[in-house]
Context: one part of a larger RNA
Molecule: small-subunit ribosomal RNA, central domain
Organism: Haploplasma modicum ATCC 29102
C1' cells in the first nucleotide's frame, strides 16, 4: 500500500465562512469522452495461465496458444460525463408573526466589601483545631450619618434560553447578526463537503497608556512539622478591570467532524401553528430493533446507507532534536531518528 479503524483501547482538526477539488434532485432530446461488445495491429526473451511433450516422476526444460496493456476501426446508448430544453420534492427569495444572558456602544440602579470625615461608645478586635504574627487608649472592633472609588450583578434561575465555537446574566436606549413557525407567490439545482489560504478563538501571558475596591501567583511574617521552600493564619505586589495592539493554546469535551435519507414506542420541558386529534423546530430522560470487547448508544445513534474533509497504525525516546514558518518575548505550528523493551 491493500485492508481495518477514530465516545472510553492509537486516532475528529478548537470553531466558522469559503477557493481549488470531490460528490450531487426529476424528465426529455442530442452527443459518444468514460463504459460495453466485435474485428485488426502491436507485445525482446524469460516469467504467468492452458494444452501437449522431454529428462524413470517431480522440480526443471521444450513447443503451441492465450491473457493483461497500448493503439486503430466499427457498433451499442442503460449508467457517468458534455450540450440543449423543461420541472419543483433540495436550496433560496418574499409576506406575517414569535422567542432569546446572540454581538457592539452609550447611559444608569441598588445591595455588599474597602477607605475617608464626623457623632455615640470603651478595651479589646481579629484569627484558629488551638494559637501567634497583625490591628487597637495617637480611641480600634461595634454602631449611626455623610462622602469617595472600583469590581461584580443576590432573588427571578430552570438537565431553561441564545450563539459556529470560544462563550453570553442588574436595568434602559441606539446600532446589529442569526433562528423558528405559518401561508401563498416567486427563482429554478442556484446544492453538500471543503486541501491550502482567511477570519474568530477561554484563561494565563506580553507591549503602550490608564485604573486599582475586593481577591490574589511571587514575596514577608506567624503557626504546624523531624523538616514544611506546602496545606492553616496575618499581610501583600504583578495580575484580575478599561482602551488599543500581540499571543493562538486548553480535559477548546458530547473526550462523539459536516451533510442527507431511512429505522418501535413512552414521558418531561422551551418556542411556534391548529377548533381538536395532532404537527414543525430545539432540549432532556426511559427504552425496542439494531449495534458494541464491554460500558453503553439507541430518530439529538455509537443503528442502516451514501458523499466530502481531518486523523490513527506497538510502548518509550518525544510533542523532544534538527530544519523551516510565525511571535517583542513566553513560546506556538510542522515534526524525526539512533537506542531500549
Nucleotide at each position: 500500500u491493500u485492508g481495518g479503524g477514530c465516545g472510553u483501547a492509537a486516532a475528529g482538526g478548537g470553531u466558522g465562512a469559503g477557493u481549488a477539488g470531490g460528490c450531487g434532485g426529476u424528465a426529455a432530446a442530442u452527443u459518444a469522452a468514460g463504459u460495453u461488445u466485435g474485428g485488426g495491429g502491436u507485445u525482446u526473451a524469460a516469467a504467468c495461465a492452458c494444452a501437449g511433450u522431454g529428462c524413470u516422476c517431480a522440480a526443471c526444460g521444450c513447443u503451441g496458444u492465450g491473457g493483461c496493456g497500448c493503439u486503430u476501426c466499427a457498433a451499442a446508448a442503460a449508467c457517468u460525463g458534455a450540450u440543449u430544453u423543461a420541472c419543483u420534492a433540495g436550496a433560496g427569495u418574499u409576506a406575517g408573526a414569535c422567542a432569546g444572558a446572540g454581538g457592539c456602544a452609550a447611559g444608569u440602579g441598588g445591595a455588599a466589601u474597602u477607605c475617608c470625615a464626623u457623632g455615640u461608645g470603651u478595651a479589646g478586635c481579629g484569627g484558629u483545631a488551638a494559637a501567634a504574627u497583625g490591628c487597637g487608649u495617637a480611641a480600634a472592633u461595634a454602631u449611626a450619618u455623610g462622602g469617595a472609588g472600583g469590581a461584580a450583578c443576590a432573588c427571578c434561575a430552570g438537565u431553561g434560553g441564545c450563539g459556529a465555537a470560544g462563550g453570553c446574566g442588574g436595568c434602559u436606549u441606539g446600532c446589529u447578526g442569526g433562528g423558528u413557525c405559518u401561508g401563498g407567490a416567486c427563482u429554478g439545482a442556484c446544492g453538500c463537503u471543503g486541501a491550502g489560504g482567511c477570519a474568530c478563538g477561554a484563561a494565563a501571558g506580553c507591549g503602550u497608556g490608564g485604573g486599582g475596591a475586593g481577591c490574589a501567583a511571587a514575596c514577608a511574617g506567624g503557626a504546624u512539622u523531624a523538616g514544611a521552600u506546602a496545606c492553616c493564619c496575618u499581610g501583600g505586589u504583578a495580575g484580575u478591570c478599561c482602551a488599543c495592539g500581540c499571543c493562538g493554546u486548553a480535559a477548546a469535551c458530547g473526550a462523539u467532524g459536516a451533510g442527507u435519507a431511512c429505522u418501535a414506542a413512552g414521558u418531561g420541558u422551551c418556542g411556534g401553528a391548529a377548533g381538536a386529534a395532532u404537527u414543525c423546530g430545539g432540549u432532556g430522560c426511559u427504552g425496542u430493533a439494531g449495534u458494541u470487547a464491554a460500558c453503553g448508544c439507541a430518530a439529538u445513534a455509537a443503528g442502516u446507507a451514501c458523499u466530502c474533509c481531518g486523523c490513527c497504525u506497538g510502548a518509550g525516546u518525544a510533542g523532544u532534536a534538527c530544519g523551516u514558518g510565525c511571535g517583542c518575548a513566553a513560546g506556538c505550528a510542522u515534526g524525526a531518528a539512533a537506542c531500549u523493551c